[in-house]
Molecule: SAM riboswitch aptamer (S box leader)
Organism: Nocardia camponoti
RNA sequence: UAACCAUCCAGAGCGACCGAGAGACCUGGCUCGAUGACGUCGCAGCAACCCGUCCGCACAUGCGGAGGUGGGUGCUUCCUGCCAGGUGCGAUGGAGG
Numbered sequence: 001u002a003a004c005c006a007u008c009c010a011g012a013g014c015g016a017c018c019g020a021g022a023g024a025c026c027u028g029g030c031u032c033g034a035u036g037a038c039g040u041c042g043c044a045g046c047a048a049c050c051c052g053u054c055c056g057c058a059c060a061u062g063c064g065g066a067g068g069u070g071g072g073u074g075c076u077u078c079c080u081g082c083c084a085g086g087u088g089c090g091a092u093g094g095a096g097g
Base pairs, nucleotide, nucleotide: 001096004094005093006092007091008090013043014042015041016040017039021032022031023030024087025086026085027084028083029082044076045075046074049072050071051070053066054065055064056063057062081089
């Protein structure tokens, strides 16, 4: 990172810093926020997308499953991506350049 694939109602929170808006955008609502939201960092945890490991089937290095000891990401108050309608929208992972 234009185009491609999968997922987006499960699960898991404390502390510190910052300081005014935040929940993708449009319309209409709603909600959170100086009792500090949003964001950043640390630690802890959750999950199982990828690698690795184990099992089965294939024998085209593929398909399906298990597990959470290891590696790369991700995520963690409530919250279906806040709701309705709309958008060549967004987020995460994979794959590719």